[in-house]
Context: one part of a larger RNA
RNA sequence: CUGGGUUUAAAGGGCUCGCAGGCGGGCAUAUAAGUCUUGGGUUAAAUCUUCAGGCUCAACUUGGAGCUGCCUAAGAUACUGUAUGUCUAGAGGAAGAGAUGGGAAACAGGAAUUCCCGGUGUAACGGUGGAAUGUGUAGAUAUCGGGAGGAACACCAAUAGCGAAGGCAAGUUUCUGGCUCUUACCUGACGCUCAGGAGCGAAAGCGUGGGUAGCAAACAGGAUUAGAUACCCUGGUAGUCCACGCCCUAAACGAUGGGUGCUAGGUGUCGGGCGUAAAGUUCGGUGCCGCAGAGAAAUCGUUAAGCACCCCACCUGGGGAGUACGGUCGCAAGGCUGAAACUC
Numbered sequence: 001c002u003g004g005g006u007u008u009a010a011a012g013g014g015c016u017c018g019c020a021g022g023c024g025g026g027c028a029u030a031u032a033a034g035u036c037u038u039g040g041g042u043u044a045a046a047u048c049u050u051c052a053g054g055c056u057c058a059a060c061u062u063g064g065a066g067c068u069g070c071c072u073a074a075g076a077u078a079c080u081g082u083a084u085g086u087c088u089a090g091a092g093g094a095a096g097a098g099a100u101g102g103g104a105a106a107c108a109g110g111a112a113u114u115c116c117c118g119g120u121g122u123a124a125c126g127g128u129g130g131a132a133u134g135u136g137u138a139g140a141u142a143u144c145g146g147g148a149g150g151a152a153c154a155c156c157a158a159u160a161g162c163g164a165a166g167g168c169a170a171g172u173u174u175c176u177g178g179c180u181c182u183u184a185c186c187u188g189a190c191g192c193u194c195a196g197g198a199g200c201g202a203a204a205g206c207g208u209g210g211g212u213a214g215c216a217a218a219c220a221g222g223a224u225u226a227g228a229u230a231c232c233c234u235g236g237u238a239g240u241c242c243a244c245g246c247c248c249u250a251a252a253c254g255a256u257g258g259g260u261g262c263u264a265g266g267u268g269u270c271g272g273g274c275g276u277a278a279a280g281u282u283c284g285g286u287g288c289c290g291c292a293g294a295g296a297a298a299u300c301g302u303u304a305a306g307c308a309c310c311c312c313a314c315c316u317g318g319g320g321a322g323u324a325c326g327g328u329c330g331c332a333a334g335g336c337u338g339a340a341a342c343u344c
Base pairs, nucleotide, nucleotide: 003316004315005314006313007298008297012312014200015199016198017197021193022192023191025087026086027085028084029083030082031081033080034079035076036075037074038073039072040071041070042069048066049065050064051063052062053061054060090190091187092186093185094183095182096181097180098179102176103175104174105173106172107171109153114148115147116146117145118144119143120142124135125134161168162167205246206245207244208243209242210241214240215239219235220234221233222232257311258310259309260308261307262306265289266288267287268286269285270284271283272282273281274280293300294299317344318343319342326337327336328335329334
């Protein structure tokens, strides 16, 4: 390399869009490039394969043929290609319904924590396994009234919904994306996948400027302990929040790439259609159980890990190592790409 694989053994890219490329629905006609058949030419010698012969055999050696290739001529037309025409089952559009924490911006709510002011009130509060640090007679904690400010939205809440993924939840308005169902009116294969590329991408982190209630790396103190650079406690700064710009990673997980077709059912649930508001049925999602089948097993099982095809990505013993070097991206942190010696 071929091959065999990728839920858990090594292995699915974090996700989407998409150029090139690869692959691509039904029918008809033409063509004959691929494909197939036949003939011819060429395929140096040696080697190789094979047939026959010569050294008593063999090695060795002599002769003949072949060597899956290329060129050319004639023919075949099922499949692929190309061209033309046509169709509607794929795809898209239109019309009519519908669900939604999908995204962005603005506005304005209630509960709670903290702080400030005032009233009542007096000696404790807080915290723990037990304590102490800490707070409090300069009046705390508790309680009542008023105010400030920031962040997050209890119940509803779900095995539920939406989104490509990351992710998304108080409310109202505006702007905006995708999806489902029904009709079968239009277009007529316009499709699938996608190296490179582009965009999005939790948290932490970085830059500039704001903001800071609570929480809280670092840090300080109190405990615990043989020690305690921890676990527990009292504090507390970055950060967490906002705007703009970077970073680009994750157990980015369903540890399961995308698409299409096929292959028993049962039972919940969400959205729509038909039906009478029931039963039922149908399309699309989301769960559980399970036939055939698959699997090393656990398990998967119409939401496949079954049966097939198309395209992409990736794996090839452990360590060394996601390291070194080089390249490239980044303000940095670092990211991406990614070895070898050696060793078992």